Molecule: c-di-GMP-I-GGC riboswitch aptamer
Organism: Chloroflexota bacterium
RNA sequence: ACCGAUAAAGGCAAACCCGGUGAAAACUGGGGGCGCAGAGCCAUGGGUCUAAAAUCAACCAAAAUGGAUUAGGACUGCCAGGCUGCCGAAG
Numbered sequence: 001a002c003c004g005a006u007a008a009a010g011g012c013a014a015a016c017c018c019g020g021u022g023a024a025a026a027c028u029g030g031g032g033g034c035g036c037a038g039a040g041c042c043a044u045g046g047g048u049c050u051a052a053a054a055u056c057a058a059c060c061a062a063a064a065u066g067g068a069u070u071a072g073g074a075c076u077g078c079c080a081g082g083c084u085g086c087c088g089a090a091g
Stems, first nucleotide, its partner, number of pairs: 002091001003088002011036002016031006034077001040083003044080003047075004054069003
C1' cells in the first nucleotide's frame, strides 16, 4: 500500500411514529434502528423521483379536475468520478 476481522475506540442511521417546512419529490428536529468501513463531503456523468410555474393537446358554456413535454427542484443509503479521513487481525 492493497485489503477489511464474530477485534477495540468511536461514528452514521433505513422503515416507521411525532413536530416543523415545501405544490410535490423531499428536507429538517425528536424518537427509532434496518443496515453501513467511507452510510464523511461534492449533483460532475449516467440513473431514479418530482413538476407549483410555463408550453402543448383533449374536454367544456365557463371553471375545477385530469394528460403530455420541459425549465426548475430532490436523491450520494442506485452506479461511476473527484476530494478527504479513524482503526489494524489474517493474507